[in-house]
Notes: The RNA shown here (transfer RNA) has 69 nucleotides and comes from a bovine gut metagenome.
RNA sequence: CCUUAGCUCAAUCGGUCAGAGCGGGAGACUCAUAAUCUCUAGGUUGCAGGUUCAAGUCCUGCAGGGUCC
Numbered sequence: 001c002c003u004u005a006g007c008u009c010a011a012u013c014g015g016u017c018a019g020a021g022c023g024g025g026a027g028a029c030u031c032a033u034a035a036u037c038u039c040u041a042g043g044u045u046g047c048a049g050g051u052u053c054a055a056g057u058c059c060u061g062c063a064g065g066g067u068c069c
Stems, first nucleotide, its partner, number of pairs: 001065003006022004015053001024040005046062005
């Protein structure tokens, strides 16, 4: 310094319902497949506490990973 969906990552100083791409499922198109397009499911935001009307975001502890000395 990092930890958010199966994977890679967003989320602008705390405020609407936590999103995108890839991947999964369904459909359209096609003689068929791929590509493309449309729709859709999927989250204990690492764990446990605290502050606050409200926490992914702030504070404390712990766990895991990375870099430097």
RNAcentral holds the sequence, with entries from MGnify.
Its Rfam family is "tRNA". It is annotated as a transfer RNA.
The prediction has a mean pLDDT of 82.